[in-house]
Molecule: transfer RNA
Organism: Sphingomonadaceae bacterium
Order: sequence, then structure tokens, then C1' cells
RNA sequence: UCCCCGGUAGCUCAGCGGUAGAGCAAUCGACUGUUAAUCGAUCGGUCGUCUGUUCGAAUCAGACCCGGGGAGCCA
Repeated sequence: UCCCCGGUAGCUCAGCGGUAGAGCAAUCGACUGUUAAUCGAUCGGUCGUCUGUUCGAAUCAGACCCGGGGAGCCA
């Protein structure tokens, strides 16, 4: 320098045009002599950044940033 994959809740990930979900975590409650477990509820997000396409973008396009892998270059 080039190619590929990825970036979404505190964490692990789903969602591939029609206004974002699950599990775990956290908080509250039920249960229990207490804790744990279990059950219920709540809390949580400018979807990496900017621009564009579209009636509508997490999703499509371009540029850039970050992480991982591969190739090349060099000695």
C1' cells in the first nucleotide's frame, strides 16, 4: 500500500429498506427464617463518523476512523 471480515444497550450478539430486539448484567417486587435459585416488572441505544440515494436508511452508495485476518514490500 492492497484485499476480506467486523463496529448496534454496561457485556455477548440478532436484526440486511418501513421508525431496534434477545440473553446476561443493573434496579424494584414476589417467593424464602435468610441468602441463592426461580418468577414478574422496570431501566437502558444520535446503530463508529460525515455526506449522499430514497417518501422512508442500522440496512444501499462514497469517503474517513477503529479492531481482526490475509497479501505485498523491505532487510